[in-house]
Molecule: SAM riboswitch aptamer (S box leader)
Organism: uncultured Streptomyces sp.
Order: sequence, then C1' cells, then structure tokens
RNA sequence: CUCAUCCAGAGGGGCAGAGGGAUACGGCCCGUUGAAGCCCCGGCAACCCUCCAGCCGGUCUUGUACCGAUCGAUGAUGAUCGACUCCGCGAGGCUCCCGGCUAGGGAAGGUGCCAAUUCCGUCUCACGGCGAGAUGCGUCGUGAGGAAGAUGAG
Repeated sequence: CUCAUCCAGAGGGGCAGAGGGAUACGGCCCGUUGAAGCCCCGGCAACCCUCCAGCCGGUCUUGUACCGAUCGAUGAUGAUCGACUCCGCGAGGCUCCCGGCUAGGGAAGGUGCCAAUUCCGUCUCACGGCGAGAUGCGUCGUGAGGAAGAUGAG
C1' cells in the first nucleotide's frame, strides 16, 4: 500500500499498586471487592491451514450460422467449393489440473482475542420530533456512508 472482517464468542491464579477504556474533546463506564504492565494456566474464534459437497469459470469432447486469416482446387472482372484455425453460440463431460463462490466439518501449528458494538458521539447525506411557521438555523433521535483505529492475509 491492497483486500477482508469488526452488534457473535471466550477468565482464573501469581507479582505489582493507581490508574484504565488507541489519540483530542464530550458523554458513559471499569478500577483498593485491586487499574495499567509482566508471568503462568485455561478458553474463544476460525484469518492463514485442512476435509467434504454443490455451483461457476478456465479446461476437454462434440455440433454449428455469418464474417475474417491461411492453404488447396475450379473459374477467371466480381466468385464458388473444400480443409484447417481463431472467435461467437449450443450440447455434453468433470477423468486430470487451476482459480473463484456458497454451505458444512476439523483444530496440530502461525497470529489474534477473552467488560460494555471498535463502549458511544465528533465528518457527510437522508428521514422524523421539538424550537408558534419555514427549503434556512439550532437541538434530539433513527438509518446509510465516510474518517480514524484494530486484527488477519498478501
């Protein structure tokens, strides 16, 4: 940098001793019934990995209209016929190999993770409520997207 995922899931012990929830602000939480950090053990999940089924594409076989390329034959001002190839379309196979998608199973290893949606908001758009009305403004809510961040794979 690219792609995928982020409303699911999973905690005990020891050391330590006041903070922590990425950053800034606001909110809301967690924390002396012990925060961060380090260590041990356990677990969750299934990204990498792997098994199976189906489908699609590549691929293979076969049929075929028009056009084109090449070669051959006939004819010769234009053309006709045949072969082969490519492309397109149709049908079939899935034996071998490759890739993708969908559903399901596994968990040895590499990561990751084990309060709260990535704790929530912040930016944009749409819709609705309220501010007596308004396409404008403010505010609250809902939805979609974005930004930022995290994790994995490359």